[in-house]
Context: one part of a larger RNA
């Protein structure tokens, strides 16, 4: 000199854009943060409406009962999603990360291609009945449905094979309809969404190798599943990953082992560079989710807001037994020099579910707080010598503050008041005209045109009008380094200080005043890095 996720002191007008627990991976009250689908299913707790019955009368209204028939829908079965998104950096010095390669693998949803989707069965929740328990919850019996579950049939390029052969699937739902059939439910045809087998792609993930990746030798030897083999088990997959057997290997001064420290990277800061330091925000990867362990389900987890066991802690209890996990967003206590609101909205972007309408979304978009930083603007402009008054200094002549003020003439950024007022919104929906599909002018898909609706921010940004200099300057320093000097007070005292050093009676170095210098909504100090 540059820099900072900074803090502290004094001061503080506005806006834009960013950033905001670096400490206790300390403990957490409360609310919210992952649901959705009735176009898979049986149903009907609640709401609403047809329909049926009854009452009152004002004769078309009100009230009561009933009512899965309809819109819908609590709880339940089932499907998909809760493995993403969001947080944190404890652990980990290599099962990590970075770069470059590799072969022995899996991949839901999505895309392309191809073949199929036939016929049966038995249960079970909900519900009902009867219990147990303070609660959490739970037991028995009985009924019922499915895209839940299980056989049978069929079988391709799939899998296994001793090459003879063997094994393995599936599910329906919704819309529309001219003939024909009908047990009046529908069949049948057709469109869409699904379901099963196979092949490929894309995406995602698992695995292996090489090289790089902090300090300590006051750590020199380490290692028995250890190193390798042929065999088996296990895995999606290779492999001591695991197991029995056999051999005696493997690593190490090119630093093994041990100890300490640490998430890694793109990057960031500094520097002419080489390098040094660092890893907040944003992005990629990894690891973790009260502590330790374990598996289940699933395409994917050994799973933050799932399960089981153990432990510590907190809470409830009828003492028998139960409940919980903010390193999600806010917020509280604590720790600390120190770090924000228990806000709004799904309008946009994106995600989950759904045919869709839509629902959910503390992701996200916004708003609030903070000079924490960067950038921009303002606190007026011109004129004005009697060089006013006052202050300070003085050699008492004067000098200086100082064109500074006042005065005069202007302007109105910002602020105040009033008025106007966006972009961010295009899709989806509806109407209509073409094209495709089809037996079909239905339905469905798709292209064009028209039309309606949707904004948290927010009456915000921005624009206009009005009055009025009105609403707006501080901080540090002035001995040398280092830009800037005098007077008074003090008297080795009080004090200053980054270094040299000042202060013991004329201190440009302490304190104050006047003056000056430097930066400026900031200025200094402290800490840390180059």
């Nucleotide at each position: 000199g540059a820099g900072u996720g900074a803090a502290c002191g004094c001061u503080g007008g506005c806006g834009g854009c960013a950033g905001g627990c670096c400490u206790a991976a300390c403990a957490c009250a409360u609310g919210c943060a992952a649901g959705u689908c009735g176009a898979a299913c049986g149903g009907c707790a609640g709401c609403a409406c047809a329909g049926g019955g009854g009452a009152g009368c004002u004769u078309g209204c009100u009230c009561c009962c009933u009512g899965g028939g309809u819109g819908g829908c609590g709880a339940g079965u089932g499907g998909c999603g809760g493995a993403c998104g969001g947080g944190u950096g404890a652990g980990g010095a290599a099962u990590g990360c970075g770069u470059c390669g590799g072969a022995a693998u899996c991949u839901g949803c999505c895309u392309u291609u191809u073949c199929g989707u036939g016929g049966g069965g038995g249960a079970u929740a909900a519900c009902g009945u009867a219990g147990g328990g303070a609660a959490a919850c739970u037991u028995a019996c009985g009924c019922u449905a499915a895209u839940a579950c299980c056989g049978c049939a069929u079988a391709c390029g799939a899998c296994c094979u001793a090459c003879g052969g063997g094994u393995g699937a599936a599910a329906g739902c919704c819309g529309g309809g001219g003939a024909c059939c009908u047990u009046c439910g529908g069949g049948c045809c057709u469109g869409g969404c699904g379901c099963g087998g196979a092949a490929a792609g894309a995406u995602g993930a698992g695995c292996c190798g090489a090289c790089g990746u902090c300090g300590g030798a006051u750590u020199a030897g380490c290692u028995a599943g250890u190193u390798g083999g042929a065999g088996g088990g296990g895995u999606a997959a290779c492999g001591g990953c695991c197991c029995a057997c056999c051999a005696a290997g493997g690593c190490g001064a090119c630093g093994a082992u041990c100890c300490g420290u640490a998430g890694c990277u793109g990057g960031u800061c500094u520097g002419a560079g080489a390098g040094g330091a660092u890893g907040a925000u944003c992005a990629g990867c990894c690891a973790c989710a009260c502590u330790g362990g374990g598996a289940c389900u699933g395409a994917g987890a050994c799973a933050c807001g799932g399960c089981c066991c153990a432990g510590a802690c907190u809470c409830c209890u009828a003492c028998g037994g139960g409940a919980g996990g903010c390193a999600g967003c806010a917020g509280u206590g604590g720790g600390g020099a120190a770090u924000a609101u228990u806000g709004g909205a799904c309008a946009a972007u994106g995600g989950g579910c759904g045919c869709a309408a839509g629902c959910c979304u503390g992701a996200u978009c916004c708003a609030g707080c903070c000079a924490u930083g960067c950038c921009g603007c303002g606190u007026g402009u011109g004129u004005g010598a009697a060089g006013a008054a006052g202050g300070c200094c003085u050699u008492c002549g004067g000098g200086u503050u100082g064109u500074a003020a006042a005065g005069c003439a202007c302007u109105u950024u910002u602020g105040u008041a009033c008025g106007g007022g966006a972009a961010g919104a295009a899709a989806a929906g509806c109407u209509u005209c073409g094209g495709g599909u089809u037996a079909a002018u239905a339905c469905c898909c798709u292209g064009g045109a028209g039309u309606u609706c949707u904004g948290a921010c927010g009456g915000u940004a921005c624009c206009g009008u009005a009055a009025g200099a009105a609403u707006a300057a501080g901080c540090a320093c002035c001995g040398g380094c280092u830009a800037a000097c005098u007077u008074c007070g003090u008297g080795c005292c009080a004090g200053c200080a980054g270094c040299c050093g000042c202060g013991g009676u004329a201190a440009u170095a302490c304190g104050a005043a006047g003056g000056g210098u430097g930066c400026a909504a900031g200025c200094g100090u402290u800490a840390c890095u180059c």